Annotation:
Predicted 3D model of a 355-nucleotide part of an RNA (large-subunit ribosomal RNA, domain IV) from uncultured Anaeromyxobacter sp. Rfam family: Bacterial large subunit ribosomal RNA. Rfam links the family to the GO terms structural constituent of ribosome and ribosome.

[in-house]
Context: one part of a larger RNA
RNA sequence: CUCUGGUUAAGGAACUCUGCAUAUUGCCUCCGUAACUUCGGAAGAAGGAGGGCCUGAAUUGGUGUAGGGACUUGCUCCCGAAGCUGUUUCAGGUCGCAGAUAAUUGGCGGUAGCGACUGUUUACCAAAAACACAGGACUCUGCAAACACGUCAAGUGGAUGUAUAGGGUCUGACGCCUGCCCGGUGCCGGAAGGUUAAGGAGAUUCGUCAGGCGCAAGCCAAAGCGAUGAACCGAAGCCCCGGUAAACGGCGGCCGUAACUAUAACGGUCCUAAGGUAGCGAAAUUCCUUGUCGGGUAAGUUCCGACCUGCACGAAUGGCGUAACGACUUCCGCGCUGUCUCGACCAGGGACUCA
Numbered sequence: 001c002u003c004u005g006g007u008u009a010a011g012g013a014a015c016u017c018u019g020c021a022u023a024u025u026g027c028c029u030c031c032g033u034a035a036c037u038u039c040g041g042a043a044g045a046a047g048g049a050g051g052g053c054c055u056g057a058a059u060u061g062g063u064g065u066a067g068g069g070a071c072u073u074g075c076u077c078c079c080g081a082a083g084c085u086g087u088u089u090c091a092g093g094u095c096g097c098a099g100a101u102a103a104u105u106g107g108c109g110g111u112a113g114c115g116a117c118u119g120u121u122u123a124c125c126a127a128a129a130a131c132a133c134a135g136g137a138c139u140c141u142g143c144a145a146a147c148a149c150g151u152c153a154a155g156u157g158g159a160u161g162u163a164u165a166g167g168g169u170c171u172g173a174c175g176c177c178u179g180c181c182c183g184g185u186g187c188c189g190g191a192a193g194g195u196u197a198a199g200g201a202g203a204u205u206c207g208u209c210a211g212g213c214g215c216a217a218g219c220c221a222a223a224g225c226g227a228u229g230a231a232c233c234g235a236a237g238c239c240c241c242g243g244u245a246a247a248c249g250g251c252g253g254c255c256g257u258a259a260c261u262a263u264a265a266c267g268g269u270c271c272u273a274a275g276g277u278a279g280c281g282a283a284a285u286u287c288c289u290u291g292u293c294g295g296g297u298a299a300g301u302u303c304c305g306a307c308c309u310g311c312a313c314g315a316a317u318g319g320c321g322u323a324a325c326g327a328c329u330u331c332c333g334c335g336c337u338g339u340c341u342c343g344a345c346c347a348g349g350g351a352c353u354c355a
Stems, first nucleotide, its partner, number of pairs: 001350008010341002014339001019336001027051005036041001038173001052094007060086004067079004071074001095099001107334004112329002114326002119131002135171007147157003174321004179251003184248002186244005193239003199233002205227004211220003252270005279313001280310001291307005
């Protein structure tokens, strides 16, 4: 020096990202206990008192001798002095610095955020505000169900279930609520019209050649066969017409105006499918920003309460509240401490020296 324990004057968080770690508290009985609340809680809230041993008294249990009583006369039952043995209370005394004497064994309170809660998770750096959750909603599915596994199979799960059931998606207790937009994308419905595949249909044109014409070269050419393939017919889909946002999603700009000023209930105009409602708001969201005001401090980029100028909150990608709960996060206070001022000492294990 290092590790593990122990003690420490005065101060007591001045330490530090942070009271991390330490210390405090700790048991039983009694007294007492706030806001808030879903009336269950919060609560062991907080805060306080007592605690050993001896003697005596009271108290009320157990057992139960003697004794008494009852009859069904029994190794019976009931009551029950005594004795033995517990509970609780009171009084007096007594010892120590200290009586839950060791060990085991909550520190407490306030504020705000997030998540309702108990649970679950990154086996080996993350336990959380993430996941799950009960509850809510939408949607699919009529049973050989939807859906999933499987070789477009057999078969199996779903389910020995049957719409109060099962699958999928989103939200996430509870309370108050959940606004506007269907233009785009998706889904559902519709079938008049447009487009339209295979296929049907087969016009036209061409090849071939019996035959005909021609002196010849060659020309024309029926039927058949082969090729070509125009109209026309032809489903779903798409176009089209509607619906649907707890489907994916979206939810404006400029200018002017009131008898101080400021502001604009009001007006004008452009655009849009519609222009953000309630509630909340410098927020786990605010760039400017340490916004401004108030509180707390001697002093506060954090914190709490407000304001609203929301760069860029906002309503089941839920909004705002919320008792209880949390090894969650923020800020403050009481207690307590070697965290610190600022170190010191002790014990043991290493390090170091020697063998």